Record summary: Transfer RNA from Candidatus Nomurabacteria bacterium RIFCSPLOWO2_01_FULL_40_18, 73 nucleotides, folded computationally.
[in-house]
RNA sequence: GCGCGCUUAGCUCAGUUGGUAGAGCAAUCGCUUUACACGCGAAAGGUCGGGGGUUCGAGCCCCUCAGCGCGCA
Numbered sequence: 001g002c003g004c005g006c007u008u009a010g011c012u013c014a015g016u017u018g019g020u021a022g023a024g025c026a027a028u029c030g031c032u033u034u035a036c037a038c039g040c041g042a043a044a045g046g047u048c049g050g051g052g053g054u055u056c057g058a059g060c061c062c063c064u065c066a067g068c069g070c071g072c073a
Base pairs, nucleotide, nucleotide: 001072002071003070004069005068006067007066010025011024012023013022019056028042029041030040031039049065050064051063052062053061
């Protein structure tokens, strides 16, 4: 330099045909316990990597940039 893949909550990841952004774990609060752990419940947590475009509407489609990984040279 070229090709491919990935980037979504603190972490690991879903998100199907473009139509309300989710799960598990962690942390917080509550129940339970003499207390802790386990278990159960609740609530919170997001510029969907940055920018632009298409569309009535974009996490999803298109362009570009950045980061990470793999391969080729």
Its Rfam family is "tRNA". RNAcentral holds the sequence, with entries from ENA.